Transfer RNA from a Patescibacteria group bacterium, 72 nucleotides, folded computationally. The prediction has a mean pLDDT of 80. Lineage of the source: Bacteria > Bacteria candidate phyla.
RNA sequence: GCGCUCGUAGCUUAAUGGAUAAAGCAAUAGUUUCCGGAACUAUUAAUGGCAGUUCGAUUCUGCCCGAGCGCU
Numbered sequence: 001g002c003g004c005u006c007g008u009a010g011c012u013u014a015a016u017g018g019a020u021a022a023a024g025c026a027a028u029a030g031u032u033u034c035c036g037g038a039a040c041u042a043u044u045a046a047u048g049g050c051a052g053u054u055c056g057a058u059u060c061u062g063c064c065c066g067a068g069c070g071c072u
Stems, first nucleotide, its partner, number of pairs: 001071007010025004018055001027043005048064005
């Protein structure tokens, strides 16, 4: 330099064009307990960035940024 795969909550994963982006673990608060743990309930929190296509984009297209793999 070229090609391929990927980027979603603090972490691990869903959502293959349709309304409010879902869940587990974690965190916070509450109930419970002498205290803690466990359990239950509630809450907080995310689509890497900029454009484009579309009535509508996490999803499709282009460029950039980042991670991994391969070729030279």